[in-house]
RNA sequence: AUGAAGGUAAUGGGAGAGAUUACUGAUUAUUAGUGACGCCGAAGGAGUAAGCCCUUGCAAGAGGGUGAAUCUCUCAGGCAAAAGGACCAUUAUUGGACG
Numbered sequence: 001a002u003g004a005a006g007g008u009a010a011u012g013g014g015a016g017a018g019a020u021u022a023c024u025g026a027u028u029a030u031u032a033g034u035g036a037c038g039c040c041g042a043a044g045g046a047g048u049a050a051g052c053c054c055u056u057g058c059a060a061g062a063g064g065g066u067g068a069a070u071c072u073c074u075c076a077g078g079c080a081a082a083a084g085g086a087c088c089a090u091u092a093u094u095g096g097a098c099g
Base pairs, nucleotide, nucleotide: 006094007093008092009091010090011089012088013087018037020036021035022034023033024032025031026030038079039078040077044075045073046072047071051066052065053064054063055062056061
C1' cells in the first nucleotide's frame, strides 16, 4: 500500500396465513388474557442427501460419526395495523485472504 470472506452498527427494501369464534376484565371505538377450530414459514429450533472419516469384512455389504438449504417438520413464533422478519442493497467500522 491493493483490501476478499466473515463480524458489528445504522439506513432502506422485505412475503405468507382468520381484524375467526366462546368466555372473562377494562372499555366510546377498541384492547388484553385464556380456550376451540382453521391456517402460514422468512426470528430461533429440529431432521435430512451426496461427499469425507472410522470400525468390521476376502469381497459384496453392514454399523457409526461428520455433513447444506429459502427442502421438510411446525416445538417456538406468526395470521388487520403496529412490532418482528430470513434475505438483499448502501454506508461506517472491524478483519487481513490475495497482490
A computed fold for a 99-nucleotide RNA from Paenibacillus dendrobii, annotated as Glycine riboswitch aptamer. Rfam family: Glycine riboswitch aptamer. On this family, see Babina et al., MBio 2017: "In Vivo Behavior of the Tandem Glycine Riboswitch in Bacillus subtilis". The sequence is in RNAcentral, with records from Rfam.